[in-house]
Context: one part of a larger RNA
RNA sequence: GAUGAACGUUGGCGGCGUGCCUAACACAUGCAAGUCGAACGGUGGUAGCAAUACUACAGUGGCGCACGGGUGAGUAACACGUAGCUGAUCUCCCCCCCAGUGCGGGAUAACUCCUCGAAAGAGGUGCUAAUACCGCAUAAGCUCACGGGCUCUAGAGGCCUGCGAGAAAAGGUUUACUGCUGGGGGAUGAGGCUGCGGCCCAUCAGCUAGUUGGCGAGGUAACGGCUCACCAAGGCGACGACGGGUAGGGGACCUGAGAGGGUGACCCCCCACACUGGGACUGAGACACGGCCCAGACUCCUACGGGAGGCAGCAGUGAGGAAUAUUGCACAAUGGGGGCAACCCUGAUGCAGCGACGCCGCGUGAGUGACGAAGGCCUUCGGGUCGUAAAGCUCUUUUCUGCGUGACGAGCAAGGACGGUAGCGCAGGAAUAAGUCUCGGCUAACUACGUGCCAGCAGCCGCGGUAAAACGUAGGAGACAAACGUUAUCC
Numbered sequence: 001g002a003u004g005a006a007c008g009u010u011g012g013c014g015g016c017g018u019g020c021c022u023a024a025c026a027c028a029u030g031c032a033a034g035u036c037g038a039a040c041g042g043u044g045g046u047a048g049c050a051a052u053a054c055u056a057c058a059g060u061g062g063c064g065c066a067c068g069g070g071u072g073a074g075u076a077a078c079a080c081g082u083a084g085c086u087g088a089u090c091u092c093c094c095c096c097c098c099a100g101u102g103c104g105g106g107a108u109a110a111c112u113c114c115u116c117g118a119a120a121g122a123g124g125u126g127c128u129a130a131u132a133c134c135g136c137a138u139a140a141g142c143u144c145a146c147g148g149g150c151u152c153u154a155g156a157g158g159c160c161u162g163c164g165a166g167a168a169a170a171g172g173u174u175u176a177c178u179g180c181u182g183g184g185g186g187a188u189g190a191g192g193c194u195g196c197g198g199c200c201c202a203u204c205a206g207c208u209a210g211u212u213g214g215c216g217a218g219g220u221a222a223c224g225g226c227u228c229a230c231c232a233a234g235g236c237g238a239c240g241a242c243g244g245g246u247a248g249g250g251g252a253c254c255u256g257a258g259a260g261g262g263u264g265a266c267c268c269c270c271c272a273c274a275c276u277g278g279g280a281c282u283g284a285g286a287c288a289c290g291g292c293c294c295a296g297a298c299u300c301c302u303a304c305g306g307g308a309g310g311c312a313g314c315a316g317u318g319a320g321g322a323a324u325a326u327u328g329c330a331c332a333a334u335g336g337g338g339g340c341a342a343c344c345c346u347g348a349u350g351c352a353g354c355g356a357c358g359c360c361g362c363g364u365g366a367g368u369g370a371c372g373a374a375g376g377c378c379u380u381c382g383g384g385u386c387g388u389a390a391a392g393c394u395c396u397u398u399u400c401u402g403c404g405u406g407a408c409g410a411g412c413a414a415g416g417a418c419g420g421u422a423g424c425g426c427a428g429g430a431a432u433a434a435g436u437c438u439c440g441g442c443u444a445a446c447u448a449c450g451u452g453c454c455a456g457c458a459g460c461c462g463c464g465g466u467a468a469a470a471c472g473u474a475g476g477a478g479a480c481a482a483a484c485g486u487u488a489u490c491c
Base pairs, nucleotide, nucleotide: 001490002489003488005487006486007485008484009483012362013361014360015359016358017357018355019354020320025318026317027316029315030314031313034063035062036061039060040059042057043056044055045054046053047052070273071272072271080197081196082195083194084193085192086191089190090189094186095185096184097183098182099181100180101179102136103135104134105133111126113124114123115122116121142166143165144164146162147161148160149159150158151157171178172177173176199245200244201243206236207235208234211233212232213231214230216228217227218226248270249269250268251267252263253262254261255260275296276295277294278293279292298309299308300307301306326352328351329350330349334348335346336345337344338343365395366394367393368392375386376385377384378383400428401427402426403425404424405423409418435480436479437478438477439476440461441460442459446475447474448473449472450471456463457462
């Protein structure tokens, strides 16, 4: 000098930040991901004689739920950083271009009826729709097989072309769109591979059987022992293999003249994880925090047959701890999901609350005032000092209190959680506001009394045993100041 700090004493205001570093311990309760009736059939309600219109809802269907938010357990690894490669790859939505959107079919939920169950839920029967599902047609090297040509490669690459085979689609509201299907390109995102870089221990010296390579096959979007069968016997290592310990990495942050040392809170990028372990399903994308299945521990319900759950989301509770906040308001703004839209959802976010936890700013008054009041302390008893300090007089109103007014943030008529906030105007009255640590040397600031190696102090040296500037108290002084000290840690 610095801190996500804590503790002691003290504490007026504001702005901007920041706040479980410990038990990746366990969690009551509420909320945190839905939306679309312009895909579809239906049910209820309202209006109407009806056609129909409006509205709400569970279900089928579509998109989203792989983002956003949290945490740092694991990981010494292509996890991260950086520079490349992918002639070994995928990419929903979005943009551009080309082409198409023809004809049919059978189901099923909802619903009806029935049955089982304490519940969670399950089964059966009958009916029905679709942008749900299926079949047929059409087909451009889109894919595959067999060929030809040009061109580039270490090699699989690219372009042109012959023949054969194979694969699409969905409509909706309404007259303009929007969807859907095949292909090409872009953009974005992602997967894979490689060089180099960044911890400690050699009191870890040898390690390795899918191990290293090959042929073939499987698998993947894709290369590959990724997996498998067979064959060979390799591969790594003092330039530190293997083993053990520790640890998320980076941008950055702290310190320092720099080199370097230390750190990885907040913010941004990447990774990993979601009660513990394992697994796949769906999907463009997951091996999926608020999805599924299995096993385990734990908690809860039960009619004992069986079921339900996962805050390392936002609040909040218990526990642990020196220690860390509200079960708040709003979608007004920014952004995200769905929707043609209106709009709905959004504990992301915007705000408010609590904490001197940090940084910064402001204030606690200004001028005058000697006879140097009273009082305290000291005294050589003359006086000295607190001290222009107080009182008194004059003035001001930042703050404060009361009243009034009152935004920007909203590009477009309306619409503001914050917020009757900030700001502005008026009135009142010095009014509402100073402490903490130290005073032997280092180190700035000294006397008195008490105590008597006691009580105590202390960062180091060291003080205290009867005159203690070092303990305690008082007066005075010094330093900093809404803070001041102490402790811990880093430079």